[in-house]
RNA sequence: AGGGUUCGAUUAUGGCUCAGAACGAACGCUGGCGGCAGGCCUAACGCAUGCAAGUCGAACGAGAACCUCUCUUCGGAGAGGGGAAAGUGGCAGACGGGUGAGUAACACGUGGGAAUCUACCCGGAGAUACGGGAAAACUGUUGGAAACAGUAGCUAAUACCGUAUAAGCCCUAGCAAUAGGGGGAAGAUUUAUCGUCUCCGGAUGAGCCCGCGUCGGAUUACGCUUGUCGGUGAGGUAUAAGCUCACCAAGGCACCGAUCCGUAGCUGGUCUGAGAGGAUGAUCAGCCACACUGGAACCGAGACACGGUCCAGACUCCUACGGGAGGCAGCAGUUGGGAAUUUUGCACAAUGGGCGCAAGCCUGAUGCAGUCAUGCCGCGUGAGUGAAGAAGGCUUUAGGGUUGUUAAACUUCUUUCACCGGUUAGGAUAAUGACGUUAACCGGAGAAGAAGCCCUGGCUAACUCCGUGCCAGCAGCCGCGGUAAUACGGAGGGGGUUAGCGUUGUUCGGAAUUACUGGGCGUAAAGCGCGUGUAGGCGGAACGAUCAGUCGGAGGUGAAAUCCCGGGGCUUAACCCCGGAACUGCCUUCGAUACUAUCGCUCUAGAGACCGGAAGAGGUGAGUGGAAUUCCCAGUGUAGAGGUGGAAUUCGUAGAUAUUGGGAAGAACAUCAGAGGCGAAGGCGACUCACUGGUCCGAUACUGACGCUCAGACGCGAAAGUGUGGGGAGCAAACAGGAUUAGAUACCCUGGUAGUCCACACCCUAAACGAUGGAUGCUAACUGUCGGGCGAUACAAUCGCUCGGUGGCGCAGCUAACGCGAUAAGCAUCCCGCCUGGGGAGUACGGCCGCAAGGUUAAAACUCAAAGGAAUUGACGGGGGCCCGCACAAGCGGUGGAGCAUGUGGUUUAAUUCGAAGCAACGCGAAGAACCUUACCGGCUCUUGACAUCCCGGUCGCGGUCGUCAGAGAUGACUUCCUUUAGUUCGGCUGGACCGGUGACAGGUGCUGCAUGGCUGUCGUCAGCUCGUGUCGUGAGAUGUUGGGUUAAGUCCCGCAACGAGCGCAACCCUCGCUUCUAGUUGCCAGCAUUUAGUUGGGUACUCUAGAGGGACCGCCGGUGACAAACCGGAGGAAGGCGGGGAUGACGUCAAGUCCUCAUGGCCUUUAUGGGCCGGGCUACACACGUGCUACAAUGGCGGUGACAGUGAGCUGCGACCUCGCAAGAGUGAGCUAAUCUCCAAAAACCGUCUCAGUUCGGAUUGUACUCUGCAACUCGAGUGCAUGAAGUCGGAAUCGCUAGUAAUCGCAGAACAGCAUGCCGCGGUGAAUACGUUCUCGGGCCUUGUACACACCGCCCGUCAAACCAUGGGAGUUGGGGUUACCCGAAGACGGUGAGCUAACCGCAAGGAGGCAGCCGGCCACGGUAAGACCAGCGACUGGGGUUAAGUCGUAACAAGGUAACC
Repeated sequence: AGGGUUCGAUUAUGGCUCAGAACGAACGCUGGCGGCAGGCCUAACGCAUGCAAGUCGAACGAGAACCUCUCUUCGGAGAGGGGAAAGUGGCAGACGGGUGAGUAACACGUGGGAAUCUACCCGGAGAUACGGGAAAACUGUUGGAAACAGUAGCUAAUACCGUAUAAGCCCUAGCAAUAGGGGGAAGAUUUAUCGUCUCCGGAUGAGCCCGCGUCGGAUUACGCUUGUCGGUGAGGUAUAAGCUCACCAAGGCACCGAUCCGUAGCUGGUCUGAGAGGAUGAUCAGCCACACUGGAACCGAGACACGGUCCAGACUCCUACGGGAGGCAGCAGUUGGGAAUUUUGCACAAUGGGCGCAAGCCUGAUGCAGUCAUGCCGCGUGAGUGAAGAAGGCUUUAGGGUUGUUAAACUUCUUUCACCGGUUAGGAUAAUGACGUUAACCGGAGAAGAAGCCCUGGCUAACUCCGUGCCAGCAGCCGCGGUAAUACGGAGGGGGUUAGCGUUGUUCGGAAUUACUGGGCGUAAAGCGCGUGUAGGCGGAACGAUCAGUCGGAGGUGAAAUCCCGGGGCUUAACCCCGGAACUGCCUUCGAUACUAUCGCUCUAGAGACCGGAAGAGGUGAGUGGAAUUCCCAGUGUAGAGGUGGAAUUCGUAGAUAUUGGGAAGAACAUCAGAGGCGAAGGCGACUCACUGGUCCGAUACUGACGCUCAGACGCGAAAGUGUGGGGAGCAAACAGGAUUAGAUACCCUGGUAGUCCACACCCUAAACGAUGGAUGCUAACUGUCGGGCGAUACAAUCGCUCGGUGGCGCAGCUAACGCGAUAAGCAUCCCGCCUGGGGAGUACGGCCGCAAGGUUAAAACUCAAAGGAAUUGACGGGGGCCCGCACAAGCGGUGGAGCAUGUGGUUUAAUUCGAAGCAACGCGAAGAACCUUACCGGCUCUUGACAUCCCGGUCGCGGUCGUCAGAGAUGACUUCCUUUAGUUCGGCUGGACCGGUGACAGGUGCUGCAUGGCUGUCGUCAGCUCGUGUCGUGAGAUGUUGGGUUAAGUCCCGCAACGAGCGCAACCCUCGCUUCUAGUUGCCAGCAUUUAGUUGGGUACUCUAGAGGGACCGCCGGUGACAAACCGGAGGAAGGCGGGGAUGACGUCAAGUCCUCAUGGCCUUUAUGGGCCGGGCUACACACGUGCUACAAUGGCGGUGACAGUGAGCUGCGACCUCGCAAGAGUGAGCUAAUCUCCAAAAACCGUCUCAGUUCGGAUUGUACUCUGCAACUCGAGUGCAUGAAGUCGGAAUCGCUAGUAAUCGCAGAACAGCAUGCCGCGGUGAAUACGUUCUCGGGCCUUGUACACACCGCCCGUCAAACCAUGGGAGUUGGGGUUACCCGAAGACGGUGAGCUAACCGCAAGGAGGCAGCCGGCCACGGUAAGACCAGCGACUGGGGUUAAGUCGUAACAAGGUAACC
């Protein structure tokens, strides 16, 4: 510090996610030791048991056990000591300890303040006198189950009461001096102390008040408050105060967020972070609150009291049913809850607390121990040597590699920790040690007792094999798994970490993803539709004053601990101790005065105003006008009109349309008209008048900052819509009809109502857009236009300057890019509004507004990992431009109809083997299925095999051949004859062949062409496809390769930020066409001779053959073109503009085809999916399609005549001549290994005849007789003769080929083959027609445009319906909760009143009084009750929409002009 993830790729936006740190944690696997810490986060749920607050005899009386002495009737009694248990009294119990329910508050934090109290403690001053009456305990008695209570009697005090004393003190009056009034004490004892009372002061602690700070919600706001805000008086308190009461007054709080709702103890700190911040408030420390729930007071210095009291309530327990008892949120412990949190331990030795003079007692505070890897820190589980690189595992290309520069053994060494034995600090200053089997030290034994966990596709360090086969499973995100998974499971290896390792949860970080530091708003989310304007924020120039903000100095405070720095102590560390710094804050004070602020005074540059001009569809009202449409009347006139892609509905002989004249009505204002004008926006368009708003220019001697923006607020606000009343010509939702269509609730047509228009009143929304808030200043040019002014001038045009609008282009700059660019999206300032992933949703609920429609404000659950912007390359378009091609057109001939051949589908079958599937499968693999082929089916049969290698044994072969038997044959059992190994070290030693055996293995036309190689098809012989360097761009990419011409061509030329290059094109190659040379046999024959015949001699001129050359290049001429490339025409030439044909197939596309040519990974099979044999099948046949042949006839059939080719092939062959047969053919066999012989006859052509018919066309089919091949023609060959003579009279929709020696037509040859062609591949003969042209169809190329496509239009994608699941809104109601208001009830309690009952202290001789108590009354008040209307939550039949879910239904709305442009 960043990374992964949207795309084919890019960039920016934007979310999701990961790596880090942390934890009072939990869970999974594992677990040696020690130190230091920590340990109910949940039920403030309920609690058994024990302990947690007592102490004082130096306040007081009484006094058990026990001891001593005396007496004794031996029962006991008395005296003294003793001091248990309890009581009176004092102090403590308000501390210490726990918990966080409540509390949004002066509760807490921080800093201040004045009107107070403070036991014990400290300092100072003074005092401590005289009296009195009771009541516990105790004794007796009574009631009760108990708890406990009553009654009678006795008694002490530092308990209680009276009086005295009064310097301080309190009250009253007063400025004060002072005056008047009031109230106090306790004693104990060893006689020295302690205690007590009063006053002053201190210390400590506490109470009260105030400034500032302290969570979320406005879907809680014209709100809240009645003791409420204030005053006067009184009461009350330790004290100020509405704290309380009476009266008066009507205030107080609140958008700087009152009230209400929800949540929450606050802080020092803790975690994280670079910081600013964010989250948090366990342990430790400070404060607060609480103690079963609610209320209340008492005692006291202090409480409204955790282990006190009273009352009410709930719960639990005891009970004799009458009544009682209790409060672990103290320490342990228990139930329950929960993912989850410890021992019913030891000790007061230390520290501290209470009481006491003290000894001491008490102390679950505390000190320790136990438990738990909960965390942090430290240590160990051994170290050295040892390679045959062991065994085993894993893997392998079978060699090896790896585990492993290692383990074990061997050998050498060590003993930390743990263990055993012993010694023994410090905590303890005199004594006292729970811890304690302490820490530490010494000795001993033995490598001995001690390693796991997670990961291994990328992020992210670490890879292979096997299993599995979209299954099982994994997953933080992206995503893995459908037969070769580094992603699942196992194994081996590796990586990380280590007594831990992973997972889950939570927080911060990364996230600049709420942006103060530090973000944005034209198109990604985001500028309110527009204005006026309040609060608020901000604000021109000069001078002066003040010093609030601001800055500086000083002081106080900011508890300790923590963090940081420096030291120190435990062996180190964690941990602990000491010192410093820091605590960024608050308060006080002194100073500074630039800026902001405030005050004063002044100014004119902002703003406004006066005067003079100017333009304008600015607004409102009234009036006026012409053109057009429609309607009405009349005339002319006749059969159609209208409408459309084409039609129809519709109108018209009752006279339409058309046309002429007249009239009516309503609405809108052509031309002018313009990226023109005006307005804040919406918007505004005939003319005139009236009223009226704003703007601009020029000038000025006025005011003097009066300004800008603007939350709320108010006003305006297109269209549609609503209400009332008018109006209604045209247009036109809804609706009707006609068309279109598969349908057509649409697009098109004919009609047509609301509405559109007017007046008034609502609605308040738009893609209300410049998708761009307003204001001010600054920052290059150029150009058009509107309004005004100035200057120059030939005064018409024109030019220059300037202010204000409105456009274009463009520099800098900005921007993700597109683009913006003085009218900013630039550079700055001020103010307002808005955004924070997509969907759910601008929806629900609530509020406000509205007559309604609806508007506005505005969520959540749930769900996805994207959604979206700009630009790029492609692809695509029922987008555009240019160009090409037998692509269309122009022609010629076909197919589709018939019969047959052949292939395919389908069907059938035991099998009809398999593959090929639009073009680019279908006379294709197959250049040839009767057996074989053959892969299929049936039956029979073999199992190391038909074939290969190795091993063992045997034989010397093998092979050929005559036969026999069984069998369908394979095969098996016999048999005749011929023929008979190599080397040699002489060994059955080695090789070779065969037979038999054993297992390794062979074999497979079995699967996967989507695991592959190779080969092939196709786009396409289309002109394209790329690279290097440079340049441009953030980048993907672009440029080059685009443009202007030209070409068959990315062919060439020119231009150009490109310059070059490669693969393609062309050329080089073959062939045909002309020619030269060379060479003449088997070819040829001009001349010479010869023959039936180039037959022979001869010749090599010609033809021809086959080798080497020449020739054609826009080279020449003219024209066009840009002085180019090139094109057009011409000459010459055998050939002319690529001369014809072939071979040659760029980068790539189609997971195209082929595992059945071959090769090959993996899988499967192994007495079978392998091998052999016979027979059958691949040849089936209702039917459908493709490709062909033959025809339908006269351009023909038949007959006759017997003219002219070329390519080829031939020894298991071609086979002449001759003979036979009507013929297929047969017999014979010359010649030929071929320019020699043979196949070999070419056929169309020519002559004659037939004369338009199912024929002298056509030949299918069938019968019969034959021929040939072959082991064999039944299934199932070809051919011949005779006979038979089907369909068919030129072929619907549709569709194919061909541009010249081509189409058409005619025959010939070859491959494979025993035989079998209408197929295929070649060859020559005869030999046309047409092309205006590129609108259209198809395909292709280039440029451009749009795109929501990129698996690329066979794309993408929307909505209803149907199904499953999920969350949610409404909902008759129902259940519960917290609070409010009114009323009723009114315990305990304090307060007030009363107090005829009761009453010790004081007064009084007494009677009685003072005072007090019970009781009663009153208001206050907890719990409880009744009622009301709100709020929140749960459930809810039914219902609404929403979301999600590989292959459901219907359509095709959007993306291309998406086929009606889309959208609001």
Predicted 3D model of a 1464-nucleotide RNA (small-subunit ribosomal RNA) from an uncultured Alphaproteobacteria bacterium. The coordinates come from a structure-prediction model, not an experiment, and the mean pLDDT is 85. Its Rfam family is "Bacterial small subunit ribosomal RNA".